[in-house]
Molecule: FMN riboswitch aptamer (RFN element)
Organism: Candidatus Zixiibacteriota bacterium
RNA sequence: CAAUAUCUUCGGGGUGAGGCGAGAUUCCUCGACCGGCGGUUAAAGCCCGCGAGCUGGGAUUACAUUCCGGCAGAAUCUGUGAAAUUCAGGUGCCGACGGUUAUAGUCCGGAUGAGAGAAGAACUGU
Repeated sequence: CAAUAUCUUCGGGGUGAGGCGAGAUUCCUCGACCGGCGGUUAAAGCCCGCGAGCUGGGAUUACAUUCCGGCAGAAUCUGUGAAAUUCAGGUGCCGACGGUUAUAGUCCGGAUGAGAGAAGAACUGU
């Protein structure tokens, strides 16, 4: 330096006040806050893709597990520059599933889980 069968560690954040009400951190009003991972000439919640979630089918006696699919959110303007839908400035927008005395990105739960992946170790080769 390269490769990958193995092992270890790490690997998700966030709400206040007031109102109606029997009941709301879920509705209404005003205000606040948060942003997993890889990529991309340059730094991204909203460019491309992945993961988490839901779901059809197969393998398996079955569970665990695994394989092949499907569904699933949001951005523009100006400026600088060789290069930015990523930076600076402005104005916007989005947010799984289940639960709840009443509808949730921020409460509770699956989850002391899983995981994209990150770092390291060991081994082998050069």